Predicted 3D model of a 500-nucleotide part of an RNA (large-subunit ribosomal RNA, domain I) from Halomonas smyrnensis AAD6. The source organism's lineage runs through Bacteria, Oceanospirillales, Halomonadaceae, Halomonas and Halomonas smyrnensis. Its mean pLDDT, the model's own confidence on a scale to 100, is 86. It was read from a public genome assembly.

[in-house]
Context: one part of a larger RNA
RNA sequence: CGCACACGGUGGAUGCCUUGGCAGUCAGAGGCGAUGAAAGACGUGGAAGCCUGCGAUAAGGUUCGGCGAGGUGGCAAACAACCUGCGACCCGGACAUCUCUGAAUGGGGAAACCCACCUAUCGUCAGAUAGGUAUCGUGCACUGAAUACAUAGGUGUACGAGGCGAACCGGGGGAACUGAAACAUCUAAGUACCCCGAGGAAAAGAAAUCAACCGAGAUUCCCCCAGUAGCGGCGAGCGAACGGGGACCAGCCCUUAAGCGGGUGAAAGGUUAGGCGAAUGAGUUGGGAAACUCAGCGAUACAGGGUGAUAGCCCCGUAGUCGAAAGCCUGAUCCCGUGAAAUCGAGUAGGUCGGGGCACGUGAAACCCUGAUUGAAGACGGGGGGACCAUCCUCCAAGGCUAAAUACUCCUGACUGACCGAUAGUGAACCAGUACCGUGAGGGAAAGGCGAAAAGAACCCCGGAGAGGGGAGUGAAAUAGACCCUGAAACCGUGUGCGU
Numbered sequence: 001c002g003c004a005c006a007c008g009g010u011g012g013a014u015g016c017c018u019u020g021g022c023a024g025u026c027a028g029a030g031g032c033g034a035u036g037a038a039a040g041a042c043g044u045g046g047a048a049g050c051c052u053g054c055g056a057u058a059a060g061g062u063u064c065g066g067c068g069a070g071g072u073g074g075c076a077a078a079c080a081a082c083c084u085g086c087g088a089c090c091c092g093g094a095c096a097u098c099u100c101u102g103a104a105u106g107g108g109g110a111a112a113c114c115c116a117c118c119u120a121u122c123g124u125c126a127g128a129u130a131g132g133u134a135u136c137g138u139g140c141a142c143u144g145a146a147u148a149c150a151u152a153g154g155u156g157u158a159c160g161a162g163g164c165g166a167a168c169c170g171g172g173g174g175a176a177c178u179g180a181a182a183c184a185u186c187u188a189a190g191u192a193c194c195c196c197g198a199g200g201a202a203a204a205g206a207a208a209u210c211a212a213c214c215g216a217g218a219u220u221c222c223c224c225c226a227g228u229a230g231c232g233g234c235g236a237g238c239g240a241a242c243g244g245g246g247a248c249c250a251g252c253c254c255u256u257a258a259g260c261g262g263g264u265g266a267a268a269g270g271u272u273a274g275g276c277g278a279a280u281g282a283g284u285u286g287g288g289a290a291a292c293u294c295a296g297c298g299a300u301a302c303a304g305g306g307u308g309a310u311a312g313c314c315c316c317g318u319a320g321u322c323g324a325a326a327g328c329c330u331g332a333u334c335c336c337g338u339g340a341a342a343u344c345g346a347g348u349a350g351g352u353c354g355g356g357g358c359a360c361g362u363g364a365a366a367c368c369c370u371g372a373u374u375g376a377a378g379a380c381g382g383g384g385g386g387a388c389c390a391u392c393c394u395c396c397a398a399g400g401c402u403a404a405a406u407a408c409u410c411c412u413g414a415c416u417g418a419c420c421g422a423u424a425g426u427g428a429a430c431c432a433g434u435a436c437c438g439u440g441a442g443g444g445a446a447a448g449g450c451g452a453a454a455a456g457a458a459c460c461c462c463g464g465a466g467a468g469g470g471g472a473g474u475g476a477a478a479u480a481g482a483c484c485c486u487g488a489a490a491c492c493g494u495g496u497g498c499g500u
Stems, first nucleotide, its partner, number of pairs: 001499009015485001016449002020420002022417007029409002031164002039101003042055003046079001049075003061095006070083003106115003116133007135161009168199001169197005179186001183233001209216002220247005230238002251401003254345001259338005268330005274322003280295005296313002298302001304316003350374008360386001381396005436443002456484001459471004
């Protein structure tokens, strides 16, 4: 040094576990904000730090309910000082307080800081306390230029707005990579992205619609029709409608209205704490019984979880049933405001030119929108039926409102899973958008498990008043000893045997 066996070290795979995730279902909620939000800074405890809570009334105050014996949040034990059947702590409703920053709004500013003014009250001067002072829009009032009347402007006042938020929705803008096996029309795609606006949904919506000589009867969504008819460097690709079957159904108004908004809030129900809630004992093994054996019982409850192993009957629950002082939701009724600028729709329909939208790329291209330019009729009228004309059929534009079926889930509750189980599942099971990196935009981890219970090893010994270890003790177990369940492999040893 090699091989074998035994015993270790290292290491943290594997198994088991789950506080966390993932995907859903059914309900709820669908907003918060100048009455100052979201997000923060700084404080706040007898106690240094962090988390949580709270705000100079600061882990809290008042009140009304619930509960009923302990309590003063967590990491995190102890101590101190206290509270509590005159009901603490805890849970729920309402109320109060709520520093500073932040739309941030008195002015400024390098956010959490600096500096003001006005009014009222109090005060012995100093000052204290309370309230106000941004901008924009709208209404009203006063004032008021060039410029006579006026208007613009100015001042005051009342009301509103502003910002944040995950997706869904409408509108205004709007790519490229890519595909076409290159590329320009085309595609990707009206996608991504930017902006504006709104709601719990939004949008659309009661035919100047389709159809085809039969008829249907607003809109929206789904399944067919159908990858059809078509469109298309007729390439790549794009891609309907009619009609049928379903979901849901609702119609109205412009000669004072349909409706919309706000307030009021009967009865009943729901919701925000909760209450009651059946039925088992013994023996055996064991550290421990829920296991096994024997004998019982409940079940409108054998969902689930916990308990020293696997419990219907031990605990929490579950089925069932009961419950609210206060707030909220649904909501009858009644009241107030709005609807209010128009007169059944004229610079409109239509035409021409240029674009865009329609599945439809200018095509034979109808129809819809409109930048330019023109420009009717007025129901004895007008639009459409895919160039255009006639016949026929059908509808009534140029005003407005409208629930449901549909879309989504930042959020709340209950439940579900041939979903994950710590290199998985969220980036994050753990004080994670943290540590750390970057000037910044931004990027972005690793890290779970003693035991049933800390019973977390008193005391002794070696040692540096060490580290670490050996005894002793606890425990079922300490090769469960905190670097703590299991403890694979690589890798490193010790002992023995054999080989060289």